[in-house]
Context: one part of a larger RNA
RNA sequence: GAACGAACGUUGGCGGCAUGGAUCAGGCAUGCAAGUCGCACGAAUCCCGGGGGCAACUCCGGGGGAAGUGGCGAAAGGGGCAGUAAGGCAUGGGUAACCUACCCUGGAGUUGGGGAUAGCUCUCCUAACGGAGAGGUAAUACCGAAUGUGAUGGCGGAGACGAUGUUUCUGCCAGGAAAGCUCCGGCGCUCCAGGAGGGGUCCAUGUAGUAUUAGCUAGUUGGUGAGGUAACGGCUCACCAAGGCGAAGAUGCUUAGCAGGUGUGAGAGCACGACCUGCGCCACUGGCACUGGGACACUGGCCAGACUCCUACGGGAGGCUGCAGUCGAGGAUCUUCGGCAAUGGGCGAAAGCCUGACCGAGCGAUGCCGCGUGUGCGAUGAAGGCCUUCGGGUUGUAAAGCACUGUCGAGGGGGAGAAAGGCCGCAAGGCUUGAUCGACCUCUGGAGGAAGCACGGGCUAAGUUCGUGCCAGCAGCCGCGGUAAGAUGAACCGUGCGAACGUUGUUC
Numbered sequence: 001g002a003a004c005g006a007a008c009g010u011u012g013g014c015g016g017c018a019u020g021g022a023u024c025a026g027g028c029a030u031g032c033a034a035g036u037c038g039c040a041c042g043a044a045u046c047c048c049g050g051g052g053g054c055a056a057c058u059c060c061g062g063g064g065g066a067a068g069u070g071g072c073g074a075a076a077g078g079g080g081c082a083g084u085a086a087g088g089c090a091u092g093g094g095u096a097a098c099c100u101a102c103c104c105u106g107g108a109g110u111u112g113g114g115g116a117u118a119g120c121u122c123u124c125c126u127a128a129c130g131g132a133g134a135g136g137u138a139a140u141a142c143c144g145a146a147u148g149u150g151a152u153g154g155c156g157g158a159g160a161c162g163a164u165g166u167u168u169c170u171g172c173c174a175g176g177a178a179a180g181c182u183c184c185g186g187c188g189c190u191c192c193a194g195g196a197g198g199g200g201u202c203c204a205u206g207u208a209g210u211a212u213u214a215g216c217u218a219g220u221u222g223g224u225g226a227g228g229u230a231a232c233g234g235c236u237c238a239c240c241a242a243g244g245c246g247a248a249g250a251u252g253c254u255u256a257g258c259a260g261g262u263g264u265g266a267g268a269g270c271a272c273g274a275c276c277u278g279c280g281c282c283a284c285u286g287g288c289a290c291u292g293g294g295a296c297a298c299u300g301g302c303c304a305g306a307c308u309c310c311u312a313c314g315g316g317a318g319g320c321u322g323c324a325g326u327c328g329a330g331g332a333u334c335u336u337c338g339g340c341a342a343u344g345g346g347c348g349a350a351a352g353c354c355u356g357a358c359c360g361a362g363c364g365a366u367g368c369c370g371c372g373u374g375u376g377c378g379a380u381g382a383a384g385g386c387c388u389u390c391g392g393g394u395u396g397u398a399a400a401g402c403a404c405u406g407u408c409g410a411g412g413g414g415g416a417g418a419a420a421g422g423c424c425g426c427a428a429g430g431c432u433u434g435a436u437c438g439a440c441c442u443c444u445g446g447a448g449g450a451a452g453c454a455c456g457g458g459c460u461a462a463g464u465u466c467g468u469g470c471c472a473g474c475a476g477c478c479g480c481g482g483u484a485a486g487a488u489g490a491a492c493c494g495u496g497c498g499a500a501c502g503u504u505g506u507u508c
Stems, first nucleotide, its partner, number of pairs: 001508004006504005013371006019364002026327003030324003035072003040069002046063007079282003088207008098199003103195008111145001113143002120135006152174010180187002208254003215245003220242008257279004261272004284305005307318004335361001337360003343357001344355004374404004384395004408449001410444005417437002421432004452497005457478003463492005473480002
């Protein structure tokens, strides 16, 4: 000098764009953060109209629709960096050892049946959370049967290739599927092949400190066989062998998410990894599996533990490292806001619903950038202040005064745009969607509402007077202060920067 997710002191007008719990991965009150589909299904209570009945009630038609079954989603999005020095990450490859819901393309199909169960009704247990029994009902829920191109498996034949095998053609055998809905437009369902996108896994190279850590290792290293997996493999198991790693640093310990990048620097390098993006990991702590195309699953389940809460003492409930917010610790880090208008996501044929993702607003000079705090004229160089050699000098065109301007701010009016879409209609066309912001235009008024901070011995731009008297104090270094201190405190003046200026911390 530059920089910062900064903090502190003094001061503080406006706007734009960013950014804001770095410490206790400490504990959390409250609200919200994942639903949706009636064009899969049967429907309770309720409402309306009509008929019957004295009434209770019953029949028909319509509306609306709780809860539930079923489908898809909930593995994304959002948060954090605790762990991890290599199951990670970065770069480049292999997979002839693999998987892939939704989407796209192509091919072949969608036949005919069955038994249940929730919701519901009745009875019962329980303080609660919840649960038991009986009856009965539907489906795109569940289960047999039929057919089945190609694909799969087994046994064969012929060719090609990078040959533990893969691939093309071909013969025989085995076993294997489906679901309907509709506003009639369509949407679905099953099997197969290919694609796109997404993953799994393997290899190579690179990836902090420490030798005041020198030896480490029995599933350990390899083989055979088996199991398991989507898949290779000691991944697991039985048996056999005795291997494997290490001074080019094994093993241990400490520290740490990694990268794109960021800061600085002429560069080499050094330091860092906030925000944003990619990958990984975590979800009260530890373990486990289920469902599923995908999880060993933040707002799913089970077990154990700690903690908190409820309890009728028998037993139960919970998990903010989502958005706000609260306590605590801390030098220190925000609103219990608005909206789905836009972008995107889930579901749906659609209308639409949900979305603390997101878009916005609020708070903080936390940062960067821009603008303003007036402009011109104005000398008796006014008054006052300070200094003085008492002549004057300086503050200083500064003020006053005169003439203007109207940026910003304040109050009012208008306003393109951020809007693409959606609905109705054969079409022409019509109707409609903004939480918030708003360029720009215009009206009112009037210099009014808007300047400080640090420094002035040298480094280092800028000095005089007074007070103090090695005291009080200053100080980044050198050093000032013991009676004329340009270094302390005050005043005046000056210098620097300016809505900031200094100090502290950290990096180069």
RNAcentral holds the full RNA, with entries from SILVA. Predicted 3D model of a 508-nucleotide part of an RNA (small-subunit ribosomal RNA, 5' domain) from a metagenome. Its mean pLDDT, the model's own confidence on a scale to 100, is 84. Rfam family: Bacterial small subunit ribosomal RNA. Gene Ontology terms of the family: structural constituent of ribosome and ribosome.